[in-house]
């Protein structure tokens, strides 16, 4: 230095669920709060998965409109593959 992760040691993160915010939704950001993580740090390039506003069919309605399926340009980095950066030092 890589590779690896230990009943070590300093520590970090920070589910779910509660409160405010916010967004059409998923979900996201603050506060609390710990299920759990050796990168549960960053970063959408690949699939996966969630949501479907807007937009495209179809139906009923027929004056508005109701409602159903399709579809990410959105989202999940604590779903994986990948990048990329990092404490520590047993086997």
């Nucleotide at each position: 230095u890589c590779u690896c992760g230990a009943u070590a040691a300093c520590g970090g993160c920070a589910a779910a669920c509660c409160c405010a915010u916010u967004g059409a939704a998923a979900g996201a950001u603050g506060g609390g709060g710990a299920c759990g993580c050796a990168a549960a740090g960053c970063c959408u390039a690949c699939a996966g998965c969630c949501u479907a506003a807007a937009g495209c069919c179809g139906a009923c309605a027929c004056c508005c409109g109701u409602u159903g399926g399709c579809c990410a340009u959105g989202g999940u980095a604590g779903u994986g593959u990948g990048g990329u950066u990092a404490c520590c030092g047993a086997a």
Overview:
Predicted 3D model of a 91-nucleotide RNA (c-di-GMP-I riboswitch aptamer) from a Clostridiales bacterium. Model confidence (mean pLDDT): 89 of 100. Its Rfam family is "c-di-GMP-I riboswitch aptamer". From the family's description: GEMM was predicted in a large-scale screen for bacterial structured RNA regulatory elements. Genes associated with GEMM are involved in a diverse array of functions, including chemotaxis regulation, signal transduction, secretion and chitin.